[in-house]
Molecule: TPP riboswitch aptamer (THI element)
Organism: Candidatus Desulfopertinax cowenii
RNA sequence: CCCAUAGGGGUGCCCGGAAACGGGCUGAGAAAAGCGUCACGCUUUACCCUUGGAACCUGAUCUGGGUAAUACCAGCGGAGGGAAUGGGUUU
Numbered sequence: 001c002c003c004a005u006a007g008g009g010g011u012g013c014c015c016g017g018a019a020a021c022g023g024g025c026u027g028a029g030a031a032a033a034g035c036g037u038c039a040c041g042c043u044u045u046a047c048c049c050u051u052g053g054a055a056c057c058u059g060a061u062c063u064g065g066g067u068a069a070u071a072c073c074a075g076c077g078g079a080g081g082g083a084a085u086g087g088g089u090u091u
Base pairs, nucleotide, nucleotide: 001088002087003086004085005084006050007049008048009047012025013024014023015022016021031045032044033043034042035041036040056081057080058079062075063074064073065072
C1' cells in the first nucleotide's frame, strides 16, 4: 500500500413553499431505497474512519474571526473518550 471479514460514525445551516418539494452553503459524506410509523426510528446502500486512531463524541448554550446562516474557519488540542483481526505485495 492492497484485499477479505468484522466493527465504529455523522447527516448541519439558510431561502421559497400550507405541504410535498425545489434552490443555495460547507463537507468525503448533509444522499438514495425499503419497512414500521408519521414525532421520528430501524435496515441496506453510498461516504469517511478503525488503536500508527482529529472518522466521530464530550467539554460546548465555549472563545475569536467571518457569514445570509451554520463547529463555516481557527482556537480549545495530541485535552478526555473513541471502532481490528487475518491475508497478500513492495522496500